[in-house]
RNA sequence: GCCUUCGUGGUGUAGUGGAUUAGCAUAAAAGCUUGCGGAGCUUUAGACCAGGGUUCGAUUCCCUGCGAGGGCA
Numbered sequence: 001g002c003c004u005u006c007g008u009g010g011u012g013u014a015g016u017g018g019a020u021u022a023g024c025a026u027a028a029a030a031g032c033u034u035g036c037g038g039a040g041c042u043u044u045a046g047a048c049c050a051g052g053g054u055u056c057g058a059u060u061c062c063c064u065g066c067g068a069g070g071g072c073a
Stems, first nucleotide, its partner, number of pairs: 001072007010026004028044005049065005
């Protein structure tokens, strides 16, 4: 330099056939429980890498950039 896969809460991930409140686990906070703690139960907050395009509507499709992994040279 070229090709390719990926980027989703603090962390790990699901979803994408364009329209559903973007789901799950874990972590965090509050409460219940307990002699204290842990475990358990309930509740709460928290995410689609950035910009542009297509579209009535984009996390999803297209382009560019950034970042990460792999292959070739």
Transfer RNA from an archaeon, 73 nucleotides, folded computationally. It matches the Rfam family "tRNA". From the family's description: Transfer RNA (tRNA) molecules are approximately 80 nucleotides in length.